[in-house]
Molecule: transfer RNA
Organism: Geopyxis carbonaria
RNA sequence: GUUUCCGUAGCUCAGUGGUAGAGUAGUAGAUUGCAAAUCUAUUGGUCACGUGUUCGAUCCACGUCGGAAACU
Numbered sequence: 001g002u003u004u005c006c007g008u009a010g011c012u013c014a015g016u017g018g019u020a021g022a023g024u025a026g027u028a029g030a031u032u033g034c035a036a037a038u039c040u041a042u043u044g045g046u047c048a049c050g051u052g053u054u055c056g057a058u059c060c061a062c063g064u065c066g067g068a069a070a071c072u
Stems, first nucleotide, its partner, number of pairs: 001071007010024004018055001026042005048064005
């Protein structure tokens, strides 16, 4: 330099056009002599950024940024 893949909650990851979820973590409660474990509830998101397509975009197109791999 070329090509491909990835970027979603504090962390690890789902989600292939109809307004986003799980596990874990945090908080509160139950339980316990106190903790841990367990159970219940709850908090937490400009879906990397911009432009476009669409009635509607996390999802499609183009560009930018960051990361990884292959080739040279």